[in-house]
This record gives sequence, C1' cells and structure tokens, in this order.
RNA sequence: UCUUGAUAAAGGCAAACCUGUCGAAAGGCGGAGACGCAAAGCCACGGAUCUAAGGCCGCAAGGUUAUGACCGCCGGGCUGCCGGG
Repeated sequence: UCUUGAUAAAGGCAAACCUGUCGAAAGGCGGAGACGCAAAGCCACGGAUCUAAGGCCGCAAGGUUAUGACCGCCGGGCUGCCGGG
C1' cells in the first nucleotide's frame, strides 16, 4: 500500500419505545434506552423511499409535484482502529 474479518484486545455508534424541542409534514436535535452494526464514521453525487407547506388541476372529495427529508435502503466518493494474508 492492496485485500480480508476467523480468533481476540481496546474501544465506538445507537434501532424501536418514552420524553423535551424545532418543523406544515416527512423528519432533525437533546435526555433516557439498546435492536443491532466491522465503517450503523462523513458526503445528498445517482437511484429508491417518505412528506406536500407552496404551486398546478378539480364544484368538492381529492389528485399531482421537491426546492424539503432520508447515509441504520442500495450504489458511489472520502476517511479510520485492531488482527489475518
């Protein structure tokens, strides 16, 4: 440096639920809590998915739409601990 994750060692992150707060919502952040994760570290670049304030259509019911969200959905990019080769 490349590849890999058996056995470890040191650790790390933190699902659901509850709660406070922001938000139209999806969802984010904080506290508590652990389902799990060898990148469950970071990035919205591509796809998928979620929401629809506003816009458009409709008499209405409602439909449609991302500039919003999501990296613990997949792919991609960048970076990292230890061990094996």
Model confidence (mean pLDDT): 89 of 100.
A computed fold for an 85-nucleotide RNA from a Syntrophomonadaceae bacterium, annotated as c-di-GMP-I riboswitch aptamer.
It matches the Rfam family "c-di-GMP-I riboswitch aptamer". Rfam describes the family as follows. GEMM was predicted in a large-scale screen for bacterial structured RNA regulatory elements.
The organism belongs to Syntrophomonadaceae, within Bacteria.